[in-house]
Molecule: transfer RNA
Organism: uncultured bacterium
């Protein structure tokens, strides 16, 4: 260097051209002598950055940067 996937909520990941969701974690609250488990409620992200295209994009195209595998190359 080239190809190929991957980057969404704190974590792990689903998802779709029409204002984004899951367990688990967190907050309250019920229970409990108190913990844990368990049950209810509830807060939290605009999707790695940038640019196009489209009435509209996380979802399409291009540039990037960061990772992960695979192959090349040179020593």
């Nucleotide at each position: 260097g080239c190809u190929c996937g991957g980057g969404u909520a704190g974590c792990u990941c689903a998802g779709u051209g029409g204002u984004a969701g899951a367990g688990c974690a967190c907050u309250u609250c019920a229970u409990u002598g108190g913990u844990a488990a368990u049950g209810a409620a509830g807060g939290g992200g605009u999707a790695g950055g940038g640019a196009g295209u489209c009435c509209g994009a996380u979802u399409c195209u291009c540039c990037u940067c960061c990772u992960g595998a695979g192959c090349a190359c040179c020593a």